Annotation: This is a predicted structure of a 257-nucleotide part of an RNA (large-subunit ribosomal RNA, domain VI) from an uncultured bacterium. Rfam family: Bacterial large subunit ribosomal RNA.
Context: one part of a larger RNA
């Protein structure tokens, strides 16, 4: 563009496709069957694992360049100390929340059913007997096939269904605008726009850092306690319209030749 020659919004069927199918080792079953012994089982049932594959960040751990502390050197603010910044790879070093990870954590692989493969069979002739069958008929048999299981699917043009809303002077809906993220190159997707918690700010409580300044006590001092689990705090979280999402534009259905 197409899907019935109305338009939106939401739920759906499954034609079709795509994944994944893995496995050792121990315990029973049983030192049983079988075997002179040595030695050792089928099937059955439990239980631990690798390897893979997916999803997560409680947990361990890893980054975590605008958290928090310590520290060298050098400027800077000040007359001078004291404090507080800049620069030096984040100057260096110790930790870290949120995210984002794996080697960390949970979860899978099953069980079933149906048609077979090689093989095993049953009934029974040709061929009075034998024979599963290079005859009729009939059962059984694999991780392999079909389905089952996970995902994607009506451009499946054979183009599917259902539910609701709109439609004569009034719009159902979308689209521009704007705040933003569980999204994200760019559009997109989602989450809102005053009828609002969408961001950001402010409260507050949690995690993180490790004991702020200033002040007083002690010591010649370096420092060291004390107010005081103080002070500082990105992303998480819970509330709270302070601040900005204003104002408004546009396109389209006219009961469906």
């Nucleotide at each position: 563009c197409g899907u019935c020659a109305g338009g939106a919004a939401a739920u759906u069927u499954g034609a079709g496709a795509a994944g994944a199918u893995c496995u050792a080792c121990c315990c029973u079953u049983a030192g049983u069957a079988c075997g002179a012994g040595a030695g050792g089982a089928c099937c059955g049932g439990g239980g631990c694992g690798g390897a893979c594959a997916a999803a997560c960040c409680u947990c361990u751990g890893g980054u975590g360049u605008a958290u928090c502390g310590a520290u060298u050197g050098u400027g800077g603010c000040u007359a001078c100390c004291u404090g507080c910044u800049g620069c030096a790879u984040u100057g260096u070093c110790g930790a870290g929340u949120a995210g984002c990870u794996a080697u960390g954590u949970u979860u899978g692989g099953a069980a079933u059913a149906g048609a077979u493969a090689a093989g095993c069979g049953c009934u029974g002739a040709a061929a009075g007997c034998a024979u599963a069958u290079u005859a009729a008929g009939c059962a059984c048999g694999a991780a392999a096939c079909u389905a089952a299981c996970u995902u994607c699917a009506a451009g499946a043009u054979a183009a599917g269904a259902u539910u609701u809303c709109c439609c004569a002077a009034u719009g159902a809906g979308g689209a521009c605008a704007c705040u933003g993220a569980a999204a994200g190159a760019u559009u997109a997707u989602c989450a809102g726009u005053u009828u609002g918690a969408u961001a950001g700010g402010c409260a507050c409580a949690a995690g993180g850092u490790a004991g702020a300044a200033g002040c007083g006590c002690a010591g010649c001092a370096a420092u060291g306690c004390g107010u005081g689990c103080a002070g500082c705090u990105g992303a998480a979280g819970u509330g709270u319209a302070c601040u900005a999402a204003u104002a408004g534009u546009c396109c389209c259905a006219u009961c469906g030749c």